The RNA shown here (c-di-GMP-I riboswitch aptamer) has 75 nucleotides and comes from a Frankiales bacterium.
């Protein structure tokens, strides 16, 4: 340094559901919550799902892959 991921340390994120806001909608934002996550960090490039006012439209990164970046250090 790469791979890898421990009943390690310190931490991180936050599904369903509930409340408030927002959007036509899929969804998104804030609070609660905690199923899970070692990239559940970023990114719509490829595949895929979803929505619509059907357009050279939108949405999902917690569906998979590519790309970029990152904490810790047992085997």
């Nucleotide at each position: 340094a790469a791979c890898c991921g421990a009943c390690a340390a310190g931490g991180g994120c936050a599904a369903a559901c509930c409340c408030g806001g927002u959007g036509c909608g899929a969804g998104c934002c804030g609070g609660g919550g905690g199923c899970g996550c070692a990239a559940a960090g970023c990114c719509a490039c490829g595949g895929g799902g979803c929505c619509c006012a059907c357009g050279a439209g939108g949405u999902c990164a917690g569906c998979c892959g590519a790309g970029c970046u990152a904490c810790c250090g047992a085997a």
Its mean pLDDT, the model's own confidence on a scale to 100, is 90. The organism belongs to Frankiales, within Bacteria. Its Rfam family is "c-di-GMP-I riboswitch aptamer". Gene Ontology term of the family: cyclic-di-GMP binding.